[in-house]
Molecule: Purine riboswitch aptamer
Organism: Planococcus lenghuensis
RNA sequence: AAUCAUAGAGUCAGGCACCCUCAUAUAUGUCCGUUAAUAAGGUACGGAUGUCUCUACCAAGUCACCGGAAAUGACUUGUCUAUGAAGGUGAAUGCGCACAGG
Numbered sequence: 001a002a003u004c005a006u007a008g009a010g011u012c013a014g015g016c017a018c019c020c021u022c023a024u025a026u027a028u029g030u031c032c033g034u035u036a037a038u039a040a041g042g043u044a045c046g047g048a049u050g051u052c053u054c055u056a057c058c059a060a061g062u063c064a065c066c067g068g069a070a071a072u073g074a075c076u077u078g079u080c081u082a083u084g085a086a087g088g089u090g091a092a093u094g095c096g097c098a099c100a101g102g
Base pairs, nucleotide, nucleotide: 008097010095012094013093016090017089018088019087021085022084023083024082025081026056029049030048031047032046033045034044041066042065050057058078059077060076061075062074063073064072
C1' cells in the first nucleotide's frame, strides 16, 4: 500500500451458581435408658449434651479385652453440613468505550 473477513469489544464493577484448596465449628465425640449376642459373640432402638451453628454424629479395617459374665476398649482410613477466605469456570446485569441510524 492493496485485498479479505467481522459488528461489536473490555486485565472494569458488585452480586449469583458451580468446581477446587484452605480456615473456623466438632473431637463424625461424650453421657443416659431400653434391648440383642457371648470367644464362630460383642447388636439394635431411643433420649440428652457438645458448636457465637443449620445439619450430621456413621462406615470399613486391624488389634486388644472379657474364660462365660455384663460390659467393651485402642488405633488407622474415609465425610457431610454451616459460615468465611483465595483461585477458577459459567450465564446474566450494570458501567464505560466503539460503530450505525434518526